Predicted 3D model of a 545-nucleotide part of an RNA (large-subunit ribosomal RNA, domain I) from a metagenome. The coordinates come from a structure-prediction model, not an experiment, and the mean pLDDT is 86.

Context: one part of a larger RNA
RNA sequence: GGCGUAUGGCGGAUGCCUUGGCAUCAGGAGGCGAUGAAAGACGUGAUACACUGCGAUAAGCUUCGGGGAGCUGUGAAAUAAGCUUUGAUCCGGAGAUCUCUGAAUGGGGGAACCCAACUUCUUCGGAAGUUACUUUUAGGUGAAUUCAUAGCCUAUUAGAGCGAACGCAGGGAACUGAAACAUCUAAGUACCUGUAGGAAUAGAAAUCAAUUGAGAUACCGAAAGUAGUGGCGAGCGAAAUCGGUUAAGCCCAAACCGAGAGGAUUUAUCUUCUCGGGGUUGUGGGGCUACUCAUAACGGACCAUGAAGGCUAGUUGAACAUUCUGGAAAGGAUGACCAUAGAAAGUGAUAGUCUUGUAAGCGAAAGCUAGAGUGGCCAGAGUAGUACCCGAGUAGGGCGGGACACGUGUUAUCCUGUCUGAAUCUGGGAGGACCAUCUUCCAAGGCUAAAUACUACCUGAUGACCGAUAGUGAACAAGUACCGUGAGGGAAAGGUGAAAAGAACCCCGUUGAGGGGAGUGAAAUAGACCUGAAACCAUACGCCU
Numbered sequence: 001g002g003c004g005u006a007u008g009g010c011g012g013a014u015g016c017c018u019u020g021g022c023a024u025c026a027g028g029a030g031g032c033g034a035u036g037a038a039a040g041a042c043g044u045g046a047u048a049c050a051c052u053g054c055g056a057u058a059a060g061c062u063u064c065g066g067g068g069a070g071c072u073g074u075g076a077a078a079u080a081a082g083c084u085u086u087g088a089u090c091c092g093g094a095g096a097u098c099u100c101u102g103a104a105u106g107g108g109g110g111a112a113c114c115c116a117a118c119u120u121c122u123u124c125g126g127a128a129g130u131u132a133c134u135u136u137u138a139g140g141u142g143a144a145u146u147c148a149u150a151g152c153c154u155a156u157u158a159g160a161g162c163g164a165a166c167g168c169a170g171g172g173a174a175c176u177g178a179a180a181c182a183u184c185u186a187a188g189u190a191c192c193u194g195u196a197g198g199a200a201u202a203g204a205a206a207u208c209a210a211u212u213g214a215g216a217u218a219c220c221g222a223a224a225g226u227a228g229u230g231g232c233g234a235g236c237g238a239a240a241u242c243g244g245u246u247a248a249g250c251c252c253a254a255a256c257c258g259a260g261a262g263g264a265u266u267u268a269u270c271u272u273c274u275c276g277g278g279g280u281u282g283u284g285g286g287g288c289u290a291c292u293c294a295u296a297a298c299g300g301a302c303c304a305u306g307a308a309g310g311c312u313a314g315u316u317g318a319a320c321a322u323u324c325u326g327g328a329a330a331g332g333a334u335g336a337c338c339a340u341a342g343a344a345a346g347u348g349a350u351a352g353u354c355u356u357g358u359a360a361g362c363g364a365a366a367g368c369u370a371g372a373g374u375g376g377c378c379a380g381a382g383u384a385g386u387a388c389c390c391g392a393g394u395a396g397g398g399c400g401g402g403a404c405a406c407g408u409g410u411u412a413u414c415c416u417g418u419c420u421g422a423a424u425c426u427g428g429g430a431g432g433a434c435c436a437u438c439u440u441c442c443a444a445g446g447c448u449a450a451a452u453a454c455u456a457c458c459u460g461a462u463g464a465c466c467g468a469u470a471g472u473g474a475a476c477a478a479g480u481a482c483c484g485u486g487a488g489g490g491a492a493a494g495g496u497g498a499a500a501a502g503a504a505c506c507c508c509g510u511u512g513a514g515g516g517g518a519g520u521g522a523a524a525u526a527g528a529c530c531u532g533a534a535a536c537c538a539u540a541c542g543c544c545u
Base pairs, nucleotide, nucleotide: 001544002543003542004541005540006539007538008537009536015530016495017494020466021465022463023462024461025460026459027458028457029455030454031162032161039101040100041099042055043054044053046079049075050074051073061095062094063093064092065091066090070083071082072081106115107114108113116131117130118129119128120127121126133159134158137155138154139153140152141151166197167195168194169193170192171191177184181231207214208213218245219244220243221242222241228236229235249447250446251445252391256277257276258275259274260273261272262271263270264269282425284390285389286388287386288385289384290383291382292381293380299378300377302376303375304374305373309369310368311367312366314362315361316360320335321334322333323332324331336353337352338342344356345355346354396420397419398418399417400416401415402414403413406432427442428441429440430439431438482489483488502529505517506516507515508514
């Protein structure tokens, strides 16, 4: 020096565990904010570093309920001082207080700071309140400029900001694919902006269909990777129709009638605006004129009130003993019992009958939800004649773009930047160039629940999900420590034991660190810790060199 064996050290793998995560489902809720939010700063305890709570009334105040013996939150034990059956702590409802910053709003400002004015009150120290901007409505005042208007002022109303995804709209890439690349693709995606709701959008046919018909919209399954489209490359990719979920339909404009206000005027009327009635559709409808019938059932998405039920604390809740092993019984043995409860968790090992629960019941002073019922309100039809109305810079057209599965193509349809530009039922649009026939529908105004999308948040449940290098970045004072001027980046770190019974006392040592006895404990090689692999280090012994 090597190998082997043994015993230790170092180290923290593995096993077991779980306070934390992940995913899905169901229900709820789907907003908060000038009555000052979200997010913070600074305070606040007997002692107080961090977290939590709270706000100068500061781990809290009042009140109404629940609850019933201990309590003064957590890391984190101890002491002190207190509270409590005259019901504390704790849980829930409602209320009070709520510094400063923050939309931040009296002015300023380098957030958590500085500086005011006015009104009222005052114990004369001061206190309370008001004072941003835009908007609605009303009032006052009032220029150039006579009337007026602009402007200004006051009161009043609303807005402003934040928030995870889902929605609609306005803008809108590139990497990439095409095995290069330019049309194309990626993709109307990412991203930016605006803005809304609990959903949003869409929606009651100027729709489809095809000679039969259907009958708003949305979503799902098929039709179908079909028809098409496409440097006919890569790719893109319908619809009719059928089966389902859900179902709900309505209101204006106009003609005409009336009222009010204004304008014109030949004083007869014409015209403009506002309001009320009327009216709302394609077997065309409505108005007007004349005539006829009905006038009440059913319904309603509107207004008011508001029952049951539900949510926000809780509560009742069956049934087991002996013995053996053991540190400990829930294990073994023996014999019982309950079960609308043998889900689960805990308890010194594995418990239906020990604890909490579970099944099944019960329960609210207060607030919220819900919306049965009730009341109100709303809502006609026909015949004949007449030819008054039926959404205009619209439909359509030219040019240029865009959207449609459809890249301009034979390209219909939809939108429109630009130039044009009809008709009113003897009318107009569509049926994929275009024309005719035929069929079908009625644009240029508006509203509309449900079925659909999503989950920051609350509650419950589940898992051939993870188990501390996993699972969230975060099981621990984690978006912390730390890094960065900043935007931003971003960790590591769980486990004594059933119970601290956390090692009194003695000894060595620096009044250490650490150790040896003693003691506790089932165990101390469970001692600041479960188990404790390997690498690596050391000691002892054996063998070889």